The part of an RNA shown here (large-subunit ribosomal RNA, domain VI) has 250 nucleotides and comes from Carboxylicivirga sediminis. The prediction has a mean pLDDT of 88. Its Rfam family is "Bacterial large subunit ribosomal RNA". RNAcentral holds the full RNA, with entries from ENA and Rfam.
Context: one part of a larger RNA
RNA sequence: CGUAGGAAAUUUGCGAAGGCCUGACGUUAGUACGAGAGGACCGCGUUGGACAAACCGCUGGUGUACCAGUUGUUCCGCCAGGAGCAUUGCUGGGUAGCUAAGUUUGGAAGGGAUAAGUGCUGAAAGCAUCUAAGCACGAAGCCUGCUUCAAGAUGAGAUUUCCAUUAAGGGACGUUAGAGACGAUGACGUUGAUAGGCUGCAGGUGUAAAGGUGGUGACAUCAUAGCCGAGCAGUACUAAUUACCCGAAG
Numbered sequence: 001c002g003u004a005g006g007a008a009a010u011u012u013g014c015g016a017a018g019g020c021c022u023g024a025c026g027u028u029a030g031u032a033c034g035a036g037a038g039g040a041c042c043g044c045g046u047u048g049g050a051c052a053a054a055c056c057g058c059u060g061g062u063g064u065a066c067c068a069g070u071u072g073u074u075c076c077g078c079c080a081g082g083a084g085c086a087u088u089g090c091u092g093g094g095u096a097g098c099u100a101a102g103u104u105u106g107g108a109a110g111g112g113a114u115a116a117g118u119g120c121u122g123a124a125a126g127c128a129u130c131u132a133a134g135c136a137c138g139a140a141g142c143c144u145g146c147u148u149c150a151a152g153a154u155g156a157g158a159u160u161u162c163c164a165u166u167a168a169g170g171g172a173c174g175u176u177a178g179a180g181a182c183g184a185u186g187a188c189g190u191u192g193a194u195a196g197g198c199u200g201c202a203g204g205u206g207u208a209a210a211g212g213u214g215g216u217g218a219c220a221u222c223a224u225a226g227c228c229g230a231g232c233a234g235u236a237c238u239a240a241u242u243a244c245c246c247g248a249a250g
Stems, first nucleotide, its partner, number of pairs: 001152001005163007015149004021049007033038001051106005059100004066093005071086006110144003117137004169246003173189005194239003197235005203228003211222004
């Protein structure tokens, strides 16, 4: 810009893409077959591999704004307690998020038309013949079925609702995250839980400092403490204020 008014939702599916893999074992059955040795088709079930998708409850990884321990050194006047630097100084753990080695799921079944092939009926050609008319089977292959996209499908589809005018709706602005390079997308804007703060809880670390008590002392105990990023709730304390722009006349 188009889709012959302007919008907001929900859709149909022309078409396109993805997927399509495979082993072993048990059973049927030591059956059919075979002198024996050996040893099935068909069918049923179980369990793997590789690949793919989703997810983080479990097992783990990461987690340089979380907690603790600890070395050297400088500083906070000294002690105690801390801070900076040394690869995050090193080490032990670790929330959220992201993740695989973790978990779950998938390839299918079914339907249709067929290939090679197998047939039925059956003439030409009194027989025979799957074929000439007609009819039936038959594959990981074809069309579907499964997943995703999809009306610029200019063939521009359908349904529902709203607005008939500074309208419906949209934008901009602000608080933002299940989103994110930027646009975009989603949530919210006081008729409010959108983010921060605060409170509680979960979770992490592992029992803070100061003091009391016991011990000559190291230390123990009062004390499951103290501290805490992203998690889950609650709560208007702070910030989302007012205002603005586009949008018609068929």